[in-house]
RNA sequence: GCCCCCAUGGUCAAGAGGUUAAGACGUCGCCCUCUCACGGCGGAAUCUUGGGUUCGAUUCCCAAUGAGGGUA
Numbered sequence: 001g002c003c004c005c006c007a008u009g010g011u012c013a014a015g016a017g018g019u020u021a022a023g024a025c026g027u028c029g030c031c032c033u034c035u036c037a038c039g040g041c042g043g044a045a046u047c048u049u050g051g052g053u054u055c056g057a058u059u060c061c062c063a064a065u066g067a068g069g070g071u072a
Base pairs, nucleotide, nucleotide: 001071002070003069004068006066007065010025011024012023018055027043028042029041030040031039048064049063050062051061052060
C1' cells in the first nucleotide's frame, strides 16, 4: 500500500429503516436494617466525525478518524 472486521451511557452489550434505543454491571436517591452488606423500587447517563440516499438513518451508501486481523 491493498483486503477484511469493528466503533452504541463510566464498562460490557442487543437493536440492522419508523414513534420509549433493550439488558447486565457500575452510579445516584428512596425503602428495608440498630448500622453495613444482601434485597426491593425509582432516576440520571449512550448511537465516533463529515457528506449522501430516504418522508424518515443508530441502522443503507461514500469518505475520514481510531482500534484489531490478514497479505508481499